This is a predicted structure of a 72-nucleotide RNA (transfer RNA) from Ictidomys tridecemlineatus.
RNAcentral holds the sequence, with entries from Rfam.
The prediction has a mean pLDDT of 81.
RNAcentral records the identical sequence in 2 taxa.
Rfam family: tRNA. The family's RNA type in Rfam is transfer RNA. Its family is annotated with triplet codon-amino acid adaptor activity in the Gene Ontology.

RNA sequence: GGGGGUGUGGCUGAGUGGUAGAGGGCAUAUCUACCACAUAUGAAGCCCUGGGUUCAAUUCCCAGCACCACCA
Numbered sequence: 001g002g003g004g005g006u007g008u009g010g011c012u013g014a015g016u017g018g019u020a021g022a023g024g025g026c027a028u029a030u031c032u033a034c035c036a037c038a039u040a041u042g043a044a045g046c047c048c049u050g051g052g053u054u055c056a057a058u059u060c061c062c063a064g065c066a067c068c069a070c071c072a
Base pairs, nucleotide, nucleotide: 001071002070004068005067006066007065011023012022018055026042027041028040029039030038048064049063050062051061052060
């Protein structure tokens, strides 16, 4: 330099055109002499950024940014 992949709660990570589920973590309550375990409840996501298409975009298109490996 070239083409490609990935980007979703603090972390891992599913998803798909119709206002995003899960695990684990965190907080609270119950349990316990206390902790842990367990159970229940809850908070936390403008889905990397900006544009476009669409009645409607995390999803489709374009550009950019970051990271990953490949080719030279």